[in-house]
Context: one part of a larger RNA
RNA sequence: GAACGAACGCUGGCGGCGUGCCUAACACAUGCAAGUCGAACGAGAACGUCCCCUUCGGGGGGCUAGUAAAGUGGCGCAAGGGUGAGUAACACGUGAAUAAUCUGCCAUCAAACCUGGGAUAACUCGGCGAAAGUUGAGCUAAUACCGGAUAAGCCCACGUCUCUUAAGAGAUGCGGGGAAAAGGAGCCUCAAGCUCUGUUUGAAGAUGAGUUCGCGGACCAUUAGCUAGUUGGUGAGAUAAAAGCUCACCAAGGCGACGAUGGUUAGCCGGCCUGAGAGGGUGAUCGGCCACACUGGAACUGAGACACGGUCCAGACUCCUACGGGAGGCAGCAGUGGGGAAUUUUGCGCAAUGGGCGAAAGCCUGACGCAGCAACGCCGCGUGAGCGAUGAAGGCUUUAGGGUCGUAAAGCUCUGUCAAGUGGGAAGAAUCCUGACGGUACCACUGAAGGAAGCCCCGGCUAACUCCGUGCCAGCAAGCCGCGGUAAUACGGGGGGGGCAAGCGUUGUUC
Numbered sequence: 001g002a003a004c005g006a007a008c009g010c011u012g013g014c015g016g017c018g019u020g021c022c023u024a025a026c027a028c029a030u031g032c033a034a035g036u037c038g039a040a041c042g043a044g045a046a047c048g049u050c051c052c053c054u055u056c057g058g059g060g061g062g063c064u065a066g067u068a069a070a071g072u073g074g075c076g077c078a079a080g081g082g083u084g085a086g087u088a089a090c091a092c093g094u095g096a097a098u099a100a101u102c103u104g105c106c107a108u109c110a111a112a113c114c115u116g117g118g119a120u121a122a123c124u125c126g127g128c129g130a131a132a133g134u135u136g137a138g139c140u141a142a143u144a145c146c147g148g149a150u151a152a153g154c155c156c157a158c159g160u161c162u163c164u165u166a167a168g169a170g171a172u173g174c175g176g177g178g179a180a181a182a183g184g185a186g187c188c189u190c191a192a193g194c195u196c197u198g199u200u201u202g203a204a205g206a207u208g209a210g211u212u213c214g215c216g217g218a219c220c221a222u223u224a225g226c227u228a229g230u231u232g233g234u235g236a237g238a239u240a241a242a243a244g245c246u247c248a249c250c251a252a253g254g255c256g257a258c259g260a261u262g263g264u265u266a267g268c269c270g271g272c273c274u275g276a277g278a279g280g281g282u283g284a285u286c287g288g289c290c291a292c293a294c295u296g297g298a299a300c301u302g303a304g305a306c307a308c309g310g311u312c313c314a315g316a317c318u319c320c321u322a323c324g325g326g327a328g329g330c331a332g333c334a335g336u337g338g339g340g341a342a343u344u345u346u347g348c349g350c351a352a353u354g355g356g357c358g359a360a361a362g363c364c365u366g367a368c369g370c371a372g373c374a375a376c377g378c379c380g381c382g383u384g385a386g387c388g389a390u391g392a393a394g395g396c397u398u399u400a401g402g403g404u405c406g407u408a409a410a411g412c413u414c415u416g417u418c419a420a421g422u423g424g425g426a427a428g429a430a431u432c433c434u435g436a437c438g439g440u441a442c443c444a445c446u447g448a449a450g451g452a453a454g455c456c457c458c459g460g461c462u463a464a465c466u467c468c469g470u471g472c473c474a475g476c477a478a479g480c481c482g483c484g485g486u487a488a489u490a491c492g493g494g495g496g497g498g499g500c501a502a503g504c505g506u507u508g509u510u511c
Stems, first nucleotide, its partner, number of pairs: 001511004006507005013381006019374002021339001026337003030334003035075003040072002048063006082292003092216007101209002106205001108203005114148004123138006154177003158173006183197005218264003225255003230252008267289004271282004294315005317328004345371001347370003353367001354365004384414004394405004418451001420446005428437001454500005459481003465495005475483002
């Protein structure tokens, strides 16, 4: 000098765009953050209102409405969002391999969609429980569940051909094996049929993922030896998949001064800061990958999880309890306590972009779009412009003449940015409707210099000087040298000046 997710002190007019718990991965009140589909299925209210009957207690019917709420079923909940605790590792980056693999939804092609069955929730009746909830009997549906038929090198065994570096890949012959929901909607309706959607099998694609390997990027040798599933083989099991991944048997190997093992620290990268560069530092915001979800462990479902707002077990903590037993997990968005030098609103909207479900209308979406708070940062603008000497008054100073603040003020002539008021008023909407922002931006008019300047410094380094007070005192400086003991440009005040400016200075950190 530059930089910052900064903090502190003094000060503070406006706008645009960004950014905002770096500390306790500490604990959390409350609300919201993941639902949707009636074109898969069965069942189906009430309030209210209208009508009828009435013994005036009430009863029945229509609309509400095939609506609400609940249930079975499908898809989603593995994305999006948060955090950086752990991790020195194929976690990440980069380049390869997969002839060792999987891939829901999506798009393409080929083929098919035949025939049966038994349940179960909801519901009704009953039991237990304070609750959470649970249990028995009975009824019922499906695109829920389960049989049977049919089918292709789709799978398996044996063989053949072609290719390949090999385990193998591709094609194919005989035999064996395994599938589905004519379900839903629309058109036409006499039926038949047609269209859309859904279901099953196969191929190939796209996307996403798993696994393996080469190389690369922290510190400590005041860590020198480490290792029995350890290293390899055979066989089996497990997996979508190679493999000690696991197991049985066999062999005795494997790693290490090119730093094993141990310890400490740490998410990695694109990037960001600095620097002429080489390099050094760093990993906030944005983007990619990884890991985690109160702590530890485990599996289930599923195309995908060992699953933040799922399940089970154990633990700590908090809450409810009728003491028998239960409930919970903000490192989602706000917000609270605590910690701290320090970091925001319990806001508006799905209008846009994107996501989930749905044929669609639409519903949901604290993703997102916006608004609020904070000079936290960057950028822009303003706090007036021109003329104006009697060089006014006043302050300071003086060698008492003067000098200086100083064209500065006053005064005159103007201007109208910003702020204020009034009126108009968008784009963002594609696509008829539909705009949270927002009566915002912007435009016009009104009015008026009015509402808008501070902070640090002035001994040298270092731009900027005098007067008074004080008298090694009070104090300064605490960047370095240092200043103050009677003429202090260094302390305190005044005047004057220098620098930067809605900021200025200090502190911290990096180069």